RNAcentral holds the sequence, with entries from Rfam and Ribocentre. The RNA shown here (TPP riboswitch aptamer (THI element)) has 93 nucleotides and comes from Lysobacter dokdonensis DS-58.
């Protein structure tokens, strides 16, 4: 100086729906990484998540459950290190 992948530190962003039962806030069930779980996911290489949207097609007991929308619009990061190359100095040959 460059720096793919990765790592540490310090932060930050996000969602929590649907159905059944009953003693109405508890239990059970579906999908999922996660359904307020001190958990999970995402952090610009950004579909974590939001808007569009009480959207459209399919499916279901129900439902962002599946797909379209979506090379649409938004959306939260810095630093150090690992590694490579070059230079200077020292020692040795």
């Nucleotide at each position: 100086g460059c720096c793919c992948c990765g790592a540490a530190g310090c932060g930050g962003g996000g969602g929590u729906a649907c159905c059944g039962g009953c003693g109405c806030g508890c239990c059970g069930g579906u999908u999922g990484a996660g359904a307020c779980a001190g958990a999970c996911c995402c952090u610009u290489c950004g579909a974590a998540c939001c808007u569009g949207a009480c959207g459209c097609g399919g499916u279901u007991g129900a439902g962002a459950c599946c797909g379209c929308c979506g090379u649409a619009g938004g959306g939260a990061g810095c630093c150090u290190u690992c590694g490579c190359c070059g230079g200077a100095c020292c020692a040795c040959g």

Taxonomically the source falls in Noviluteimonas dokdonensis (Bacteria, Pseudomonadati, Pseudomonadota, Gammaproteobacteria).